[in-house]
The RNA shown here (Bacterial large signal recognition particle RNA) has 264 nucleotides and comes from a Dehalococcoidia bacterium. Its mean pLDDT, the model's own confidence on a scale to 100, is 76. The source organism's lineage runs through Bacteria, Bacillati, Chloroflexota and Dehalococcoidia. Rfam family: Bacterial large signal recognition particle RNA. Rfam classes the family as a non-coding RNA gene. Its family is annotated with signal recognition particle, plasma membrane targeting and SRP-dependent cotranslational protein targeting to membrane, signal sequence recognition in the Gene Ontology.
Formats: sequence, C1' cells, structure tokens
RNA sequence: CCGUGCUAGACGGGGAGCUAGCGGUGCCCUGAACCCGCAAUCCGCUGUAGCGGGGUCGAAUUCCUGCUCGAGGUCUUGGCACCGCGGGGACUGCCCUCGAUAAGUAGUGUUGAUAACCUGGCCCUGCGCAGCGAAGCGCUACGAACCCCGUCAGGUCCGGAAGGAAGCAGCGGUAAGUAGUAAGUUUCGGGUGCCGCAGGUCAACCUGGUUGGAGCUGGCUGUCGGGAGCAAGCCUACGGGCGAGAUCGACAGCAGGUGCACGG
Repeated sequence: CCGUGCUAGACGGGGAGCUAGCGGUGCCCUGAACCCGCAAUCCGCUGUAGCGGGGUCGAAUUCCUGCUCGAGGUCUUGGCACCGCGGGGACUGCCCUCGAUAAGUAGUGUUGAUAACCUGGCCCUGCGCAGCGAAGCGCUACGAACCCCGUCAGGUCCGGAAGGAAGCAGCGGUAAGUAGUAAGUUUCGGGUGCCGCAGGUCAACCUGGUUGGAGCUGGCUGUCGGGAGCAAGCCUACGGGCGAGAUCGACAGCAGGUGCACGG
C1' cells in the first nucleotide's frame, strides 16, 4: 500500500414549552432522514441520555472536535410612535352656551341719541258707585180634629116668656212652619270693574313734556374671560410592527482527528 472480517460510532438536529433536572411523545424551524411498541389527568430516566425489540452502514462524502456563516425560536427595551383596541382632557383645534368689549358690519338717532328733571299710567291702602253671589225681610201659595180667631146650621144649656150663653161640623181667616219668589229692601262676601274720590309708593318699565346737543343698541364677524362637551392633534395602558441588545441555534463551509484482527 492492497484485500477480507470486525469494533467504536452513525442511521437526523435544533427552539420554545413541560419538568427538581434530562430526554421523548404533541407544537415550531431546518430539510429528506431505517422499522415496530410506549406516552399529557403523560412516558422513560438520574446525570450526558428516551426505554424495549429488530435491521442497515461502518473507519470516512457519512463518525468526532474546533472555527466561520446563519434559517428560526425565546427574552429584554428610558428606542420609533407605524397599526389595532381601550382610557384621559392639561394643551392645540372644533361644536354649544354665558358674560364683557365696541375694531368691523348692521340697525337706530339732528323729524333729536345717551343723560337729568317733571306729569300721568302701571303698583298699594281706604271710601264710594256699579255689577255678581248668598242669607234675612217682604210677597205668593199651602197651612190647626179639640187646647187659635170670626160666623156658627143642627143639637145643648139658662129663662114662664121676651131673650140670652157656651159652642161641634161646615165656611172664611191666621200662627209656627213648609214650598216658591221677576221686581223691592237689609246685611255680608269677592281671582268682579277700559268706574269715581282721597292718600301712598314712584325701584324698574311705559306714555307725554322740558333742558341739552351726538351718540345709542349689541343681531353677525372680531377680541378677551367663564362653563359644558368632542377626542382629530396630544398624553397614556395593552397587543402587533420596525429598530437595538442578549441568548439558544438547524443547514452549510473550512481546518484537524479517528481503533482491532488476519492474509498478500
């Protein structure tokens, strides 16, 4: 150096999660990679690794170590403020509203504004008048078996008679009372009155007048201030996105390393 047969080893690895920890089942990444059984109310282990059974390759393209690259995952973030979904209202903006101002505008004012003063009204009190209402009086009707009145048939009583007396029914009337009441009258009352008289108030408002001589009003715009609201800007919780940092890291690339026996 060549050939044969073996052995270590390999036949996938990784991330998060679970777990005291490790590996596996399930999820995800990588990308192509033997088979069967077990496993989430888990399964198997206890220290480098699933456990049990079977199969293939086998010392190198395939195994081991180091470095590089880096899919992807996880965590952090006093980063950006891009998106979603909530919250807030200090500020900007907007809607509504109140007050002030009087620059603009509009209206009004020399046919006289603001202001000041005066008369009257409005308002209050008293009295009167009118009207309305209630009650009483009055008026009308009815109204007493006897104990109300008048007249009292019949009958009764007194008397010798003339005559007289009481008196029921009937008739007429009346009292209390009952019912009604247009007008009248008395008393009382009021969310009654284009009513009258007297007094008060006269703050405000209205009518009219006098003085005097140029402003007045505040609808709209503007400005300032107060209140209430909206949430676009703004602030902010959470989630996502982008960025930054940390950590693990498949695939791939490069470098190095790797056993035994026999025969030629």